[in-house]
The RNA shown here (Glycine riboswitch aptamer) has 99 nucleotides and comes from Knoellia remsis. Rfam family: Glycine riboswitch aptamer. Its family is annotated with glycine biosynthetic process in the Gene Ontology. Of the family's consensus pairs, 90% are formed in the model. NCBI's taxonomy places the organism under Bacteria, Bacillati, Actinomycetes, Micrococcales, Knoellia. The sequence was found by an Rfam model in a public genome assembly. Its mean pLDDT, the model's own confidence on a scale to 100, is 78.
This record gives sequence, structure tokens and C1' cells, in this order.
RNA sequence: CAACACCGUGCGGGAGAGUCCUCGGGUCCGGUCGGGCCCGGGGCGCCGAAGGGGCAAACUCCCCGGAACCUCUCAGGCGCAAAGGACCGCACGGAUCAG
Repeated sequence: CAACACCGUGCGGGAGAGUCCUCGGGUCCGGUCGGGCCCGGGGCGCCGAAGGGGCAAACUCCCCGGAACCUCUCAGGCGCAAAGGACCGCACGGAUCAG
């Protein structure tokens, strides 16, 4: 000096699942019933790639330990949009090492 890998930051990409039922409020249409849209509460259904929980084999005398995009769905999310988003790419910084 210092690749790969590790951590942080920034940028880009990034899936899935209800515009269901009901109540309240607002607003629009309308001669009246009623209907449309938006917001909030409740119910049911659904999704999994923030987070969280669970488990295998190898390994071990035995036990313990032991992963995930697998699984659970607590949390989170489910029209469009926004936000979030595992993971991937690039850049910068940090510490450290093969060399």
C1' cells in the first nucleotide's frame, strides 16, 4: 500500500395480499328513496421480504449448541399513491487481514 469478506452512510432497483361487510363524519349528485368519493372505528378474509419466534443435517462419546427467501403470523402490511421493504448493484468512509 492493501483484494475478498465485515460494519456504517448515500444513490438506484425491489415482491406479495380485499377499492369485502358494517357504523360514524365530511362532501357531491338527486324530486324522494338512494348512490359515488374521502377520512376514522369495528368485523371477517388475506400477505410476508422491517423486526420477532420455531426447527434440520453436518459437527460432538453424549448433551448443549445449530440457518434460511423454510415455517408461525406477535408485530407489520393488503385498491392507486406515499411510507416501509429482505435482498442486489455502485460509490464513499471505518476497522482488520491474505498478499